[in-house]
RNA sequence: AGAGUUUGAUCCUGGCUCAGAUUGAACGCUGGCGGUAUGCUUAACACAUGCAAGUCGAACGGAAACGAUACUAGCUUGCUAGUAGGCUUCGAGUGGCGGACGGGUGAGUAACGCGUAGGAAUCUGCCUGAUAGUGGGGGAUAGCCCGAAGAAAUUCGGAUUAAUACCGCAUAAUCUAUUCGUAGUAAAGUGGGGGACUUUCUAGCCUCACGCUAUCAGAUGAGCCUGCGUAAGAUUAGCUUGUUGGUGAGGUAAAAGCUCACCAAGGCGACGAUCUUUAGCUGGUCUGAGAGGAUGAUCAGCCACAUCGGGACUGAGACACGGCCCGAACUCCUACGGGAGGCAGCAGUGGGGAAUAUUGGACAAUGGGGGCAACCCUGAUCCAGCAAUACCGCGUGUGUGAAGAAGGCCUGAGGGUUGUAAAGCACUUUCAAUUGUGAAGAAAAGUUAACGGUUAAUAACCGUUAACCUUGACUUAACCUAUACAAGAAGCACCGGCUAACUCCGUGCCAGCAGCCGCGGUAAUACGGAGGGUGCAAGCGUUAAUCCGAAUUACUGGGCGUAAAGCGUGCGUAGGCGGUUUAUUAAGUCAGAUGUGAAAGCCCCGGGCUCAACCUGGGAACUGCAUUCAAAACUGGUAAGCUAGAGUAUGGUAGAGGUAAGUGGAAUUCCAGGUGUAGCGGUGAAAUGCGUAGAUAUCUGGAGGAACAUCAGUGGCGAAGGCGACUUACUGGACCAAUACUGACACUGAGGUGCGAAAGCGUGGGUAGCAAACAGGAUUAGAUACCCUGGUAGUCCACGCCGUAAACGAUGUCAACUAGCCGUUGGGAGCAAGACCCCUGAGGUGACGAAGCUAACGCGUUAAGUAUUCCGCCUGGGGAGUACGGCCGCAAGGCUAAAACUCAAAGGAAUUGACGGGGGCCCGCACAAGCGGUGGAGCAUGUGGUUUAAUUCGAUGCAACGCGAAGAACCUUACCUGGGCUUGACAUCUGUAGAAGCUGACCGAAAAGUUGGUGUGCCCUUCGGGGAAUUACAAGACAGGUGCUGCAUGGCUGUCGUCAGCUCGUGUCGUGAGAUGUUGGGUUAAGUCCCGCAACGAGCGCAACCCUCGUCCUUAGUUGCCAGCAUUAAGUUGGGAACUCUAAGGAGACUGCCGGUGUUAAACCGGAGGAAGGCGGGGACGACGUCAAGUCAUCAUGGCCCUUAUGCCCAGGGCUACACACGUGCUACAAUGGCCGGUACAAUGUGUUGCCAACCCGCGAGGGUAUGCCAAUCCCAGAAAAACUUUCUCAGUUCAGAUUGCAGGCUGCAACUCGCCUGCAUGAAGGAGGAAUCGCUAGUAAUCGCAGGUCAGCAUACUGCGGUGAAUCCGUUCCCGGGCCUUGUACACACCGCCCGUCACACCAUGGGAGUUGGUUCUACCUUAAGGCAAAAUGUUAACCUUCGGGAAGCAUUUGACCACGGUAUAGUCAGCGACUGGGGUGAAGUCGUAACAAGGUAACC
Repeated sequence: AGAGUUUGAUCCUGGCUCAGAUUGAACGCUGGCGGUAUGCUUAACACAUGCAAGUCGAACGGAAACGAUACUAGCUUGCUAGUAGGCUUCGAGUGGCGGACGGGUGAGUAACGCGUAGGAAUCUGCCUGAUAGUGGGGGAUAGCCCGAAGAAAUUCGGAUUAAUACCGCAUAAUCUAUUCGUAGUAAAGUGGGGGACUUUCUAGCCUCACGCUAUCAGAUGAGCCUGCGUAAGAUUAGCUUGUUGGUGAGGUAAAAGCUCACCAAGGCGACGAUCUUUAGCUGGUCUGAGAGGAUGAUCAGCCACAUCGGGACUGAGACACGGCCCGAACUCCUACGGGAGGCAGCAGUGGGGAAUAUUGGACAAUGGGGGCAACCCUGAUCCAGCAAUACCGCGUGUGUGAAGAAGGCCUGAGGGUUGUAAAGCACUUUCAAUUGUGAAGAAAAGUUAACGGUUAAUAACCGUUAACCUUGACUUAACCUAUACAAGAAGCACCGGCUAACUCCGUGCCAGCAGCCGCGGUAAUACGGAGGGUGCAAGCGUUAAUCCGAAUUACUGGGCGUAAAGCGUGCGUAGGCGGUUUAUUAAGUCAGAUGUGAAAGCCCCGGGCUCAACCUGGGAACUGCAUUCAAAACUGGUAAGCUAGAGUAUGGUAGAGGUAAGUGGAAUUCCAGGUGUAGCGGUGAAAUGCGUAGAUAUCUGGAGGAACAUCAGUGGCGAAGGCGACUUACUGGACCAAUACUGACACUGAGGUGCGAAAGCGUGGGUAGCAAACAGGAUUAGAUACCCUGGUAGUCCACGCCGUAAACGAUGUCAACUAGCCGUUGGGAGCAAGACCCCUGAGGUGACGAAGCUAACGCGUUAAGUAUUCCGCCUGGGGAGUACGGCCGCAAGGCUAAAACUCAAAGGAAUUGACGGGGGCCCGCACAAGCGGUGGAGCAUGUGGUUUAAUUCGAUGCAACGCGAAGAACCUUACCUGGGCUUGACAUCUGUAGAAGCUGACCGAAAAGUUGGUGUGCCCUUCGGGGAAUUACAAGACAGGUGCUGCAUGGCUGUCGUCAGCUCGUGUCGUGAGAUGUUGGGUUAAGUCCCGCAACGAGCGCAACCCUCGUCCUUAGUUGCCAGCAUUAAGUUGGGAACUCUAAGGAGACUGCCGGUGUUAAACCGGAGGAAGGCGGGGACGACGUCAAGUCAUCAUGGCCCUUAUGCCCAGGGCUACACACGUGCUACAAUGGCCGGUACAAUGUGUUGCCAACCCGCGAGGGUAUGCCAAUCCCAGAAAAACUUUCUCAGUUCAGAUUGCAGGCUGCAACUCGCCUGCAUGAAGGAGGAAUCGCUAGUAAUCGCAGGUCAGCAUACUGCGGUGAAUCCGUUCCCGGGCCUUGUACACACCGCCCGUCACACCAUGGGAGUUGGUUCUACCUUAAGGCAAAAUGUUAACCUUCGGGAAGCAUUUGACCACGGUAUAGUCAGCGACUGGGGUGAAGUCGUAACAAGGUAACC
């Protein structure tokens, strides 16, 4: 510090997710040791049991218990009992001090509660300092004793008694009060020691110590007040009656409405009152670079609480955790009458919960209470126990060790890896175990002695010093030492990317994984296991939570044209901000000082535990607040000015600016009349409609309403909405020129308020045209639409509402600065008679463009640039601008405005493609123009379907269907039925035996099975034997599979398409994907070539090179040829080498030449020459790629499957079926023909398991015999159409030949299923083929035959060959396909795309809802417990006073107001449930349509 994820790719916006750190954690797996910390976050739920606050006999009366001592009695050495408060002591009680600290918890509290800084009107026990005092009396009471009630708790009565308990008196001021004269107010003793003196003793007295009283002061602690800071919600906007203030009184320790009476009507609030929800606050802690954000466990400060609510008492201090009273709930005891209790103290229990420890030890230390002290108490505290809960440290060995062991895993079978790892050898012993030793934490107190203080004092007491003695829970500790053994000690998670780490097996969209993206549908590095690896390590992962990353709330540090985001637009309040000069002030600002900012923590420097964690000393810091002093530039305040901002005045200018009144012409419609006749109107085409009752058309006149052509213009005006005939009246604003005046008066603007298109609403008018709704006609599968004919609200006017629009420049307002250039509008100046022209800069409105900005597009002095003011708004998509609530409205509805839930995207700009019922250019037998077909018939063949035991399998739009198959009777053959085989029909290896081979018989459908005969070979030899080839048997490794997957593959092939395209290097442009080049202007069959050009070059394609045909030449002449010579039946032979031909090599054609056009180019057109002319014809040749195209059944091959069968052998059957449908063909329908006859002319090919001449036989297919030929020699082999001569005469025929019968032939083991051919006979459909559709541009179509491959036989198919031999092409509008450029796009699996809404089903959350349940709050009233206050004077009473009657004072009682709980009633608010109901979201392939994206087929949207 970043990364993943939207896309085909890119940049941006934007969310989601991850990597880090952390925790009082929990869960899963695992677990050696130690140190230091931490440990109910939930039920402030309920609690059994024990302990947590006592102490003082030196305050008191005393003596229940233990002990010691002494004595007495019973008696057994000793025990029991008693006596003695004399001793150590002490239960219960009176009294004093302490139980207000310490400890716990966080319920409540949004508050002077807390934090910080201040303040004045206060109190303060114990403690410190100071001053003064501590005199003299009195009456009670608990305890104890007696009695009574009660189950108990407890209570009552009587008698008696003490005090440092209580009460007077005296004295008293620096205290209090005061009328300033005065008046009032206190106390307590106890203990130690003791020389004089007094005393009967006790004692007085003196002294010391501790106490006591009063006052002042301090310290500490506490109370009160104030400034500032300290959550969320405005869908909480008004709150308040003791409320705000005053006077008086009361009250408090103290100021104060703190309380009361009266008076006034205030007080708080948009700088957020009130209400609601949540919450203890802080130092700090976690995180972060910081600013911040989150948090408030442990430790520390403050607050609040103590079962819930209320109340006071005591006291220095409480409205009191382990005190009291009352009410409530709960629990317990009970004799039912009545009582007791409060773990949010330490342990512990139940419960709740994912979850949190021992009913431990000790007061040794630190601290606290009491005490003179010893000492006692102390669940504070110190320790121990439990827990990997966290942090820190250590260990689980170290070295050597290659045969790279075994085993595991993988393998390309060689090896690799685990891996120096192990074993083995050598060494060490930390930790744990066992042994021994053994600190620190302890200071004091006490006793003795000395000295000092005090004193009359050498007592006593206090202090200092010395000596002695004693105190440890932890502790079986730390540390050290010894002994022995590598001995006792490693797991967890992960391994697709992010993110370090890869293979095998299993599984097969199953099981499962997953933080995000996403894996899994038979080869999963993503699931599960294994091997290996990576990371961390006594832990490792997961979950939860916080911060970071997130600049994703942006103060530091974001944005708003199109991504979310500028209010529709003005005016204007508060607020914010504000020109220039001088003086002053000192609020902001800046600098210094002082105080404070607790300690701990963080940080720095040291120190102590072996280190570290941890502990500790010092420093820094605590960014803050307050006070004070100083500065005066800037901001603010004050005072006085200025004129550049703003405004006013004078004179002009332009304008659809606004309102009202009036006027005008054109047009539509209607009415009346004239002319006139059959249609009009409307559409893609029609129809509805109008019209013979006279329309439309046309002319004249009239009525009425609405809108204002031309001018008219990216022209004008207005804040925006908006404004368009003309005239008048009233009126707002802007601009220009020149002066004068005011003197900052300015800008923005939360709330507020005005205006605000269209539609809509209300009332009343008006209504020509247009026109929602509605009706009809069309269109359509439907058409509640688009089109047509009608037509009502409405559109118009007046008044009043509504308050919204894609109200848009999708761009808030004001002002400043920053290059230009070209238009236009308004004004001004100059020259001018005027027009024109020119200049100018001060207004407006446009186009382009520099810098700059922007994600890009784009903006660019009219900014989206630069810097600034103020306001508004945004924070992922959906849910939703919706619900609820509130406000507004007559309504429609508007404004404000969520959440649950759900997704990992949604989006902007640009790029490349693809697509478009977008555009432009171009090509192709694509259309058109022609010729011939198919589709109709019969047959052949293939396919589908059906059938079947099987009808084997594959191919399925073009690009399957006479295709694989260049030929299914058996075989083929893969299918079916049946019969058989199991190392197998075939390959390799091992063992045994035999050579191999040849040949019979039986059974059987065959395969197979049974049983005979014959034969012994070749090579080597040590003579035993071995080897090669081959056969049989045996066992297993293995064979075999046309079984599956062409979506695991190779190879091969089809197709777009022989279309002209597809790319690269370097450079340049762009943030980038990409672009450029390859686009443009011409041209071509062509990305062919030329020109231009930020491109320059290159590659694969095109073309050419290759083959063939066409012309010529050279060479060579046999089996081919024959002009001339000879010869023959015949190129038969001699001969010839000219020709044809054969087959080798060459020539030739290149827009080379001429003319024209063109840009002087490329090229095109025409011509010459030429056998051939512009690619001469044909072939082979197929770029990058597309279709998961086809093929596992040609072959090869991964994986899976079968293994007495899915393998192998055999016979028979099937692939040949047949209501039907389709494709491809053949033959025809006839006279351009059929039939008969003779006659003529080819080329390519084939042939020894073959072609077969000639001859003979047969009507013929064919048969017999046999020459030649391994082929330019012989054979197949007669070419046919054509041409010539007959005949037929338009008919189902002398056309056509299907079908069928009979008789034959050939091949072959075998023609029944199921071959071909011949003869005779038979003679079906068919008379030119509907919609639709195919081929072809020249030696082509059409037509005619020939050959070959396959093959025993079987050809209408296929592949070749030649013969005869046309027509048409104006042209590119349209159909199909393709290429280039451009445009739009919400498509990228790419239009066979994407995608919307209703309905149906399931699930989820949510709104409404008659009501119902609960919480909470306000108000009014009732009721008043305990309590203090007040009053009353009913009863009663020790101290004091008394005139002895009583009084003061107290207690009880009664009454009053206040008041908790409780109750009644109304109302508000928040939740739960709720029949039914509304929309929303999600879901697998449901239904109906097709709204949007392309001109989305009616442009879309508000």

A computed fold for a 1502-nucleotide RNA from an uncultured prokaryote, annotated as small-subunit ribosomal RNA. The sequence is in RNAcentral, with records from ENA. It matches the Rfam family "Bacterial small subunit ribosomal RNA".